The part of an RNA shown here (small-subunit ribosomal RNA, 3' major domain) has 476 nucleotides and comes from a metagenome. Rfam family: Bacterial small subunit ribosomal RNA.
[in-house]
Context: one part of a larger RNA
RNA sequence: UGACGGGGGCCCGCACAAGCGGUGGAGGAUGUUGUUUAAUUCGACGCAACGCGAAGAACCUUACCUGGGCUUGAACUGCUAGUUAAACUCCUGGAAACAGGGGCUGCCGCAAGGCGAACUAGUAGAGGUGCUGCAUGGCUGUCGUCAGCUCGUGUCGUGAGAUGUUGGGUUAAGUCCCGCAACGAGCGCAACCCUUGUCGUUAGUUACCAGCGAGUCAUGUCGGGGACUCUAACGAGACUGCCGGUGAUAAUCCGGAGGAAGGUGGGGAUGACGUCAAGUCAUCAUGGCCCUUACGUCCAGGGCUACAAACGUCCUACAAUGGCCGGGACAACGGGUUGCGAGACCGCGAGGUUGAGCUAAUCCCUAAAACCCGGUCCCAGUUCAGAUUGGAGGCUGCAAUUCGCCUCCAUGAAGUUGGAAUCUCCAGUAAUCGCAGAUCACAUGCUGCGGUGAAUACGUUCCCGGGCCUUGUACA
Numbered sequence: 001u002g003a004c005g006g007g008g009g010c011c012c013g014c015a016c017a018a019g020c021g022g023u024g025g026a027g028g029a030u031g032u033u034g035u036u037u038a039a040u041u042c043g044a045c046g047c048a049a050c051g052c053g054a055a056g057a058a059c060c061u062u063a064c065c066u067g068g069g070c071u072u073g074a075a076c077u078g079c080u081a082g083u084u085a086a087a088c089u090c091c092u093g094g095a096a097a098c099a100g101g102g103g104c105u106g107c108c109g110c111a112a113g114g115c116g117a118a119c120u121a122g123u124a125g126a127g128g129u130g131c132u133g134c135a136u137g138g139c140u141g142u143c144g145u146c147a148g149c150u151c152g153u154g155u156c157g158u159g160a161g162a163u164g165u166u167g168g169g170u171u172a173a174g175u176c177c178c179g180c181a182a183c184g185a186g187c188g189c190a191a192c193c194c195u196u197g198u199c200g201u202u203a204g205u206u207a208c209c210a211g212c213g214a215g216u217c218a219u220g221u222c223g224g225g226g227a228c229u230c231u232a233a234c235g236a237g238a239c240u241g242c243c244g245g246u247g248a249u250a251a252u253c254c255g256g257a258g259g260a261a262g263g264u265g266g267g268g269a270u271g272a273c274g275u276c277a278a279g280u281c282a283u284c285a286u287g288g289c290c291c292u293u294a295c296g297u298c299c300a301g302g303g304c305u306a307c308a309a310a311c312g313u314c315c316u317a318c319a320a321u322g323g324c325c326g327g328g329a330c331a332a333c334g335g336g337u338u339g340c341g342a343g344a345c346c347g348c349g350a351g352g353u354u355g356a357g358c359u360a361a362u363c364c365c366u367a368a369a370a371c372c373c374g375g376u377c378c379c380a381g382u383u384c385a386g387a388u389u390g391g392a393g394g395c396u397g398c399a400a401u402u403c404g405c406c407u408c409c410a411u412g413a414a415g416u417u418g419g420a421a422u423c424u425c426c427a428g429u430a431a432u433c434g435c436a437g438a439u440c441a442c443a444u445g446c447u448g449c450g451g452u453g454a455a456u457a458c459g460u461u462c463c464c465g466g467g468c469c470u471u472g473u474a475c476a
Base pairs, nucleotide, nucleotide: 001476002475003473004472005471007470008469009468010467011466012465013464015460016459019425021423022422023421026316027315028314029313030312031311032310033309034307035306042053043052064302065301066300067299068298069297070296077124078123079122080121081120082119083118084117088103089102090101091100092099093098106115107114108113127291128290130289131288132287136285137284138280139279140278141276143274148187149186150185151184152183153182154163155162156161167178168177169176193268194267195266196265198236199235200234201233202232203231204230208225209224212223213222214221239262242256243255244254245253318418322377323376324375325374326373327372328371334365335364336363339358340357343354344353345352346351384415389410390409391408392407393406394405395404431452432451433450434449435448436447437446
């Protein structure tokens, strides 16, 4: 100087408390361990691995296994020698890869020859998802959006170092004020950026429709309008600016006015010096080591989907604040041409046939669902719940057996609110309801979007993590 303390002081955080809803019990989905296996490819392991890499394993992917092939090789750049086409197409064997055979043809030039290309032999090389993340770059997680981390000069100390950065207040903040052997400065904080909340200006189609007119069973449908909504560009607006109190007359804090919004308005992006030899050699790059008729490469099939058991994360429930049937209403974000597909017809349905419109504020996906109204069920393993299984179908695709998704009929398991323990969340949040998108044939996952919409916070004694000062130390 740090680190640590079941030392002290001050302070903060959904850290506790106060509440709401869960997990832990059931069935299923998914990841992991373990076991099994020819293989069940590899990585990730407290928080910070375990619906993680994987925004989608039938083949492909694929890295694994079995078997069948190739060896300058599947892809790439040269060199030497030789040959002539290669592509394309056909035949035979084959699971295919591949092997064997047949056909067909380049450009310039009269020719010799040259150019481009391919093949054969050789050679330098190529190739490796092989090892080392404890050799590395890059990227990332985490402490933590915590308020810290440092430097120059000066001063003090033999020196390590200290001071500044401590102190008194204050703040979300090393934020600001005051004081002070310090005076300044940098990286962080804040602001600048995006979005949302209010208003204005400009603009008015594909969006809108108040007033006027036309038309319809009906609909901004048409003429038209530029008011409103909205769209999207530019502005305004919030700064403790104003008033009162408080305080050291300071910084600030409390209350108030006005205001759509008030003291960081809400949300996002943004992550200091560093820590964990944290993660990644399997995104990529790369040192070293290793393989070179194989640890490279091609193909078929299988595996990654196994299943005594254990754990994590979720979904669906156990019902009446509900289930079922009929009718009615209201979104936002997005996506669409090998695409979205209206309408009509067929089918109980998944879906099929046909196909309008749309390269989209125009057309389509698009039905929002919870909700409201009416009816029914009457507390039961039920008209709850839907696992499992049988049968019949549909879709994608070369192909659904291992191993896809969906529909219909039948079947109708566990489950009656879950032990010890444990998690999220402070407001348009939790809870609950649906919708869209990426990947994409296939979402209970993920990323977004909107609808309905709570309860509680006395407080900081305690648990956990963190910041500052101080103290002890046989620790560095």